This is a predicted structure of a 78-nucleotide RNA (c-di-GMP-I-GGC riboswitch aptamer) from an uncultured Geobacteraceae bacterium. Its mean pLDDT, the model's own confidence on a scale to 100, is 83. Of the family's consensus pairs, 90% are formed in the model.

[in-house]
RNA sequence: UCUGUAAACGGCAAAACUGGAGUAAUCCAGCGACGCAAAGCCACGGGUCCUGAAUAUCGGACAGCCGGGUUACCAAAA
Repeated sequence: UCUGUAAACGGCAAAACUGGAGUAAUCCAGCGACGCAAAGCCACGGGUCCUGAAUAUCGGACAGCCGGGUUACCAAAA
């Protein structure tokens, strides 16, 4: 550097439920654990979703949809 098949230290936290924010998608906190080797971070590209509206423009959400960028623990094997 690559890789993620071994081991170890750990980490994150789906759905549901409770409270709150938001028109909404959804987000925050608690509880909870479906899973995750980047399920750390970033809306750059694609995609999906919301708002608005006759259509369109503008705006917003999803990083646990895919790609990409960037940072990172461990070191059995290559």